[in-house]
RNA sequence: GCCCCUGUAGCUUAGUAGGUAGAGCGUGCGGCUGUUAACCGCAAGGUCGGCAGUUCGAGUCUGCCCGGGGGCG
Numbered sequence: 001g002c003c004c005c006u007g008u009a010g011c012u013u014a015g016u017a018g019g020u021a022g023a024g025c026g027u028g029c030g031g032c033u034g035u036u037a038a039c040c041g042c043a044a045g046g047u048c049g050g051c052a053g054u055u056c057g058a059g060u061c062u063g064c065c066c067g068g069g070g071g072c073g
């Protein structure tokens, strides 16, 4: 320098013929219990790495940039 994969809540991640962002763990509150843990319920928490483009509409498609991983030279 070139090529490929990848980047979604604190963590691990689902979401692909483009159509209202989900889950598990963790956290907070409550229930249960003599207490703790376990278990059960509820809640908060992400605008989807960044900036543009296409589109009525983009996590999803396109371009460039940034981070991570790998390959070639």
Base pairs, nucleotide, nucleotide: 001072002071003070004069005068006067007066010025011024012023013022019056027043028042029041030040031039049065050064051063052062053061